[in-house]
Context: one part of a larger RNA
RNA sequence: GCCUACGAGUUGCAUCUCACUAGCAAGGUUAAGUACUUCAGGUACGGAGCCGAAGCGAAAGCGAGUCUUAAUAGGGCGCUAAGUUAGUGGGAGCAGACGCGAAACCUUGUGAUCUACCCUUGACCAGGUUGAAGGAGCCGUAACAGGCUGUGGAGGACCGAACCAGUUUCCGUUGAAAAGGAUUUGGAUGAGUUGAGGGUAGGGGUGAAAGGCUAAUCAAACUGGGAGAUAGCUCGUACUCCCCGAAAUGUCUUUUGGGACAGCCUCAAUCUAUAGCUUAUCGGAGGUAGAGCGACUGAUAGGAUGCGAGGGCUUCACCGCCUAUCAAUUCCUGACAAACUCCGAAUGCCGAUAAGUGUUAAUUGGGAGUGAGUCGCCGGGUGCUAAUGUCCGGUGGCGAGAGGGAAAGAGCCCAGACCAACAGCUAAGGCCCCCAAACGUGUGUUAAGUUGAUAGAACGAUGUUCGGUUGCAGCGACAGCUAGGAUGUUAGCUUGGAAGCAGCUAUUCAUUUAAAGAGUGCGUAACAGCUCACUAGUCGAGCGACUGAGCGUGGAUAAUAAACGGGCAUCAAACACACUGCCGAAGCUUUGGACUCUGUAAAGAGUGGUAGGGGAGCAUUCUAGUCAGCGCCGAAGGUGUACUGUGAGGUAUGCUGGAGCGGUUAGAAAAGAAAAUGUAGGC
Repeated sequence: GCCUACGAGUUGCAUCUCACUAGCAAGGUUAAGUACUUCAGGUACGGAGCCGAAGCGAAAGCGAGUCUUAAUAGGGCGCUAAGUUAGUGGGAGCAGACGCGAAACCUUGUGAUCUACCCUUGACCAGGUUGAAGGAGCCGUAACAGGCUGUGGAGGACCGAACCAGUUUCCGUUGAAAAGGAUUUGGAUGAGUUGAGGGUAGGGGUGAAAGGCUAAUCAAACUGGGAGAUAGCUCGUACUCCCCGAAAUGUCUUUUGGGACAGCCUCAAUCUAUAGCUUAUCGGAGGUAGAGCGACUGAUAGGAUGCGAGGGCUUCACCGCCUAUCAAUUCCUGACAAACUCCGAAUGCCGAUAAGUGUUAAUUGGGAGUGAGUCGCCGGGUGCUAAUGUCCGGUGGCGAGAGGGAAAGAGCCCAGACCAACAGCUAAGGCCCCCAAACGUGUGUUAAGUUGAUAGAACGAUGUUCGGUUGCAGCGACAGCUAGGAUGUUAGCUUGGAAGCAGCUAUUCAUUUAAAGAGUGCGUAACAGCUCACUAGUCGAGCGACUGAGCGUGGAUAAUAAACGGGCAUCAAACACACUGCCGAAGCUUUGGACUCUGUAAAGAGUGGUAGGGGAGCAUUCUAGUCAGCGCCGAAGGUGUACUGUGAGGUAUGCUGGAGCGGUUAGAAAAGAAAAUGUAGGC
């Protein structure tokens, strides 16, 4: 992992509540018990007790009323609707209460054959090294001290086997081993190691102390019991069909992953019109969007005016004068606001009327689930006008929604799946091939493979197309070529120099001219030189400047090659505009069928669905009645086939099997498995 078997809403109660069924009914009913008995799911007796028929008040008490009160007022609770006893079912309560699951707590015991420490009594430590004290001899001292030599054999001394330990690396990691092996390493006469016997016990022991060890178990051992502890938590919870169908919100909560009440769903009953809903018209309330502010509150840019202040000058002082400062008021121009408003919509909301629909509404009662939501668009807060962010309001989806499109995709676009069909029409989106349908028609644009659903900015550029405004041009423009581009003068100043061209000044002037700047750039130390503006000739038809729009271009860098889905596509298979066809879904239609609701019928409307509510059934086991059922001429079970029912399923029959089993009407349940890291067995 698979197969087989087992495996979860049960049972009890003089409990409560609701529905249905039945009996009796202003009443209903017996309990314990007793008697009888055909001994059963029996019959009779038994009225104790309980519920109801009257309530109100704290009570006395009064009573269809009563209490409050001075009250006959007002108000509160009542009156004007039948209950009760059983049965069945839905739910609740108390019990383990749908099943499995803690970590823990308490209690009775069992453990020191492992290990910690202790007690008693034993055992063990190859070999080698070092050479303390003491004492001896000699030297030495006044005597000591001291020195030398040898003797001696101390030490938590040294090296190193056994033994004990476990430092390093490797192996092992479903191991040879639930802690080992190899190598290496530490101690190895000591606080040493070890045998045997004994002691200390669970909030206790023991601990050279690591929360270590206390029998592979330790921040409180193990075993039995309380015990089915508790689990607002996780997981699981078993047959079918039909009808309806949510919520992820509000308030409160030692509350936020749990609840209570309300909201939203379902079922039953009642109520039936001025109910509900939609649309149109009309009438209302309002202060949002917008707008405005010379209408307030505030904020506010530029200009004019310049009260007043600051600074400076002056004066003995007052006066007075000035200003690259601040600035009231007023005027002109401009402009802002969620907590501004002289104004002010659209929607929405409330109401009336009309039309449409036709119970969808409302009330009461039974049963719930939900109370983690999420995305798109619109209006906002917060954030960075960041986030698949977060918090509100409106709306549509998903949730609980399949189908088609978007390559692929919960929430986007189209569209809501009762079943069947080798029928038709369409939506979104598409029509070269993958791939159903147009290499469709017409006119343009793009040359970048831009683009071909998917982001590209500021800024830059004789890309290119179409416009607008305005200049020059057959009296010859623009571009090119040829020639000129001079003189006063090297303008003046400055400077070592400054001659068009370092810099400064200038009404930068004048002359000769077709034209030529007191000079556009290069250049020189300064000149020189080259060139431009400007002019003539040549040439011969358009040439510039500014500006708007379309499509392109650079800007453009991310880690495997990867952003048309791919192939590929250039008067397109790209982009723009217009047009005609076609394809395309579980949409709509057609044909046939099933079911639900409304309806006398004809007929009409409907049938996606999680949590959840309601209805109708199938199968299994057992019991009672019945079929005076079936069965060795072959039961159950197993394994095939055919038929049948919307389905759970059923019927017939072949083979196998070898002794029991069924139909029907009722009843009762140990009553349906794919999941619980489910339990047991097998493979």
Model confidence (mean pLDDT): 85 of 100. Large-subunit ribosomal RNA, domain II from Bacteroidales bacterium Bact_08, 683 nucleotides, folded computationally. Taxonomically the source falls in Bacteroidales (Bacteria, Pseudomonadati, Bacteroidota, Bacteroidia).